[in-house]
RNA sequence: GAAGGCAUAGCUCAGUGGUAGAGUGCGUGCCUAGCAUGCACAAGGUCCUGGGUUUGAUCCCCAGUAUCUUCA
Numbered sequence: 001g002a003a004g005g006c007a008u009a010g011c012u013c014a015g016u017g018g019u020a021g022a023g024u025g026c027g028u029g030c031c032u033a034g035c036a037u038g039c040a041c042a043a044g045g046u047c048c049u050g051g052g053u054u055u056g057a058u059c060c061c062c063a064g065u066a067u068c069u070u071c072a
Base pairs, nucleotide, nucleotide: 001071002070003069004068005067007065010024011023012022013021018055027041028040029039030038048064049063050062051061052060
């Protein structure tokens, strides 16, 4: 320098053009003599950034940023 992948909750990851979920963790309650485990509930998100298309974009298109792989 070129090509491709990836970016979503604290962490690991789903998801689909119609307003976003799981596991785990944190918090609260129940349980226990107490702790752990278990059960229930709740909180937690500008879906990397900026534009474009669309009635509507996390999803499609363009550019950029970070990161990974390959080639040179």